[in-house]
RNA sequence: GCUCGCUUAGUAUAGUGGUUAGUACGCUAGCCUGUCGCGCUGGAGACGCGGGUCCGAUUCCCGCAGCGGGCG
Repeated sequence: GCUCGCUUAGUAUAGUGGUUAGUACGCUAGCCUGUCGCGCUGGAGACGCGGGUCCGAUUCCCGCAGCGGGCG
């Protein structure tokens, strides 16, 4: 330099054009317990950035950035 893939809460991931973006761990409030822990119930917290297409984009297209694989 070329090419392919990925980027979603603190971490790991699901989702895939539409109505609430879900799950686990973690965090947090309450209950429980003599205390901690376990357990139960609730809560906060996320679509890398910029454009385009579309009535509507996390999803499709383009560019950029970062990470990884392959080739040279």
The RNA shown here (transfer RNA) has 72 nucleotides and comes from a Nanobdellota archaeon. It matches the Rfam family "tRNA". It is annotated as a transfer RNA. Rfam links the family to the GO term triplet codon-amino acid adaptor activity. The RNAcentral record of the sequence draws on ENA.